c-di-GMP-I riboswitch aptamer from a Candidatus Bipolaricaulota bacterium, 76 nucleotides, folded computationally.
Rfam family: c-di-GMP-I riboswitch aptamer. Rfam describes the family as follows. GEMM was predicted in a large-scale screen for bacterial structured RNA regulatory elements.
The coordinates come from a structure-prediction model, not an experiment, and the mean pLDDT is 86.
It was read from a public genome assembly, where an Rfam model found it.
[in-house]
This record gives sequence, C1' cells and structure tokens, in this order.
RNA sequence: GUGUCGAAAGGGCAACCACGGGGUGACUCGUGGGCGCAAAGUGUACAGACCUCUAGAAGGUGGCUGCGCUCCCGAA
Repeated sequence: GUGUCGAAAGGGCAACCACGGGGUGACUCGUGGGCGCAAAGUGUACAGACCUCUAGAAGGUGGCUGCGCUCCCGAA
C1' cells in the first nucleotide's frame, strides 16, 4: 500500500401486535410500539422453495435459501 474481518461512532430499517385502508386470497399500505438485522438497501424482466386463487406463460413472500447489483464508518 492492497485485500479480508468488523470494535466504536453517527445513523438506518422494522418482526410481530394494535388501530385504520386496499385485495377473492396469499399478502400489502399508513400510524404507534420495537423482535431483530452490517446490507433486514435493491432485483423474480435471475434460480429454487413455500404460500394464494378466478388455475393462468396468473399472483404473493427479498426479514426463506442461493445468486446479481448498489452502499455509510473503519479500531484491534
């Protein structure tokens, strides 16, 4: 010097529950609380898995796994 790791600092997101809204549904949106997360940012017009239905080359879940892309800080 480079790469990897990720302590600290400043911050971020928001499980699930409640209330209100959307959807046939899975689920989703807003508000509040805060389970947790170093990518819990993003992509299914990448793959698998699971779920839904009006059963279709249909829909849902990225906080299910993998993979891709992007990204704040940098102690030991």